Source information
A computed fold for a 263-nucleotide RNA from a Pseudomonadota bacterium, annotated as Bacterial large signal recognition particle RNA. The gene name in the source record is ffs. The source organism's lineage runs through Bacteria, Pseudomonadati and Pseudomonadota. Of the family's consensus pairs, 93% are formed in the model. It matches the Rfam family "Bacterial large signal recognition particle RNA". Rfam's curators write: The signal recognition particle (SRP) is a universally conserved ribonucleoprotein involved in the co-translational targeting of proteins to membranes.
[in-house]
């Protein structure tokens, strides 16, 4: 150096997640890479960290180490956006209160304040008005059981005479109706009336004292209270950016790699 047979090893790797940790199943990236069984209410293991069974290649294009590049993921920072909630703060709006700075109104034809009277409020009385009832008034009003007079007729009587009494006429009771003048009683959602007493100082009004303010409509300031959610604060999602941090597939480069036998 060549040949044969083996062995280590390889037959995918990585990120996030899960986990005490490791690996796998599921997701994503890379890109092509043996087969079967197991596993999210998980599965198998323990620093030599998937387990069990089978198969192929095998010391190099394929195994191992280092460097470079770097798909992609995660984290951090920062800045927009979307969405959801809050209502401390700023802003805006409504309402309430205070002040009396400005505008106005009012006031020497007298403000604020004060004193006295009256009204408004309550309880009575008188008068008036209205309503109701009664008396009184007018008319009507009883087949008999109301009155008067009672024709005719009836009854008693020898007679004289007497008695009851229908109709008619006159009148009246209860009652009905009217008139509303008068008188009496009574009532009130009654009065531009008169009068007595009480009460309140709120309002109105009158008189007097007083001698310069009063008011708060609008603006303004301050405080309170509601609303709004633009700013602001919190949560969630997604995006851009960063000589940011970290892991890192694929790829490129460099290096390394065993045993036996025969020639």
């Nucleotide at each position: 150096c060549c040949g044969u047979g083996c062995u280590a090893g390889a037959c995918g790797g990585g990120g996030a997640g899960c986990u005490a940790g490791c690996g796998g199943u599921g997701c994503c990236c890379u890109g092509u890479a043996c087969c079967c069984g197991c596993a999210a209410c998980c599965c198998g293991c323990u620093a030599u960290a998937g387990c069990g069974g089978g198969g192929u290649c095998g010391a190099a294009u394929u195994c191992c180490c280092c460097c470079u590049c770097g798909a992609g993921g995660u984290c951090c920072g920062c800045c927009g956006c979307u969405u959801u909630g809050g209502g401390a703060c700023u802003g805006c709006u409504g309402c309430c209160g205070u002040c009396g700075c400005g505008u106005g109104g009012u006031g020497a034809u007298g403000a604020a304040g004060g004193u006295a009277g009256g009204g408004u409020c309550c309880c009575g009385c008188g008068c008036g008005g209205c309503g109701a009832g009664g008396c009184a008034c007018u008319g009507c009003g009883a087949a008999c059981c109301a009155g008067g007079u009672c024709a005719g007729g009836a009854c008693c009587g020898g007679a004289a005479g007497g008695u009851a009494g229908c109709a008619g006429c006159c009148u009246u009771a209860a009652g009905c109706a009217g008139a509303g003048c008068g008188c009496c009683u009574u009532g009130g959602g009654u009065g531009a009336c008169g009068u007595g007493g009480g009460g309140u100082c709120g309002c109105c009004u009158u008189a007097c004292c007083g001698g310069a303010g009063c008011u708060a409509a609008c603006g303004g300031a301050c405080g309170g209270u509601a609303g709004u959610a633009a700013g602001c604060c919190g949560g969630a999602g997604g995006g851009a950016c960063g000589u940011g941090a970290u892991c890192g597939a694929c790829a490129g480069g460099g290096g390394g790699u065993g045993c036996a036998c025969g020639g």